SAM riboswitch aptamer (S box leader) from uncultured Nocardioides sp., 130 nucleotides, folded computationally. Lineage of the source: Bacteria > Bacillati > Actinomycetes > Propionibacteriales > Nocardioides.
[in-house]
RNA sequence: CUCAUCGAGAGGGACUGAGGGAACGGCCCAGCGAAGUCCCGGCAACCGACCACGAGCCUCCGCUGCAAGACGGACGUGGACGCGGUGCUAAUUCCGGCCCGGCGCGAGAGACGCGAUCGGGGAAGAUGAG
Numbered sequence: 001c002u003c004a005u006c007g008a009g010a011g012g013g014a015c016u017g018a019g020g021g022a023a024c025g026g027c028c029c030a031g032c033g034a035a036g037u038c039c040c041g042g043c044a045a046c047c048g049a050c051c052a053c054g055a056g057c058c059u060c061c062g063c064u065g066c067a068a069g070a071c072g073g074a075c076g077u078g079g080a081c082g083c084g085g086u087g088c089u090a091a092u093u094c095c096g097g098c099c100c101g102g103c104g105c106g107a108g109a110g111a112c113g114c115g116a117u118c119g120g121g122g123a124a125g126a127u128g129a130g
Stems, first nucleotide, its partner, number of pairs: 001130006011040005019029003024096003041089003046085003050079005059074004064069001093124001098121005103115004
C1' cells in the first nucleotide's frame, strides 16, 4: 500500500502498585487493584494443515501416456476440525467529530441554526491475509 472483517463470543490466579479505555472531546473503568509481566483457562475461525469438488471442448501448470485419462502442484468453491501460526477475552471499534437524509427544538411554513435523536456513507483505528 491492497483486500476482508469489526452489533456476536470468551477470565481466573501470582508478582507488582496508578493508571487505563489509540489520539482529541465526551462518557466510563480503576486500591473491592489500572497498566505491565508470568501461569493456567476460554472465545472465535483470518491463514496453514485435513476432506470433497472443478462442470458442456477447456480452471492453470508440471509429469506420464498414442489417447481417454492418472498422479502431483497452483488457484477457486464448499465442508469439517481446533492440530499448527496469529488474534481476542468491560462497555457496538464505548460514543462522537466530516458529508447526506429523517425526526425533534427555536417566533418556525421555507431558508437558517441547534441536537444526550434515528438511518446511510466517509475518516481514523484494530485484526488477519497478501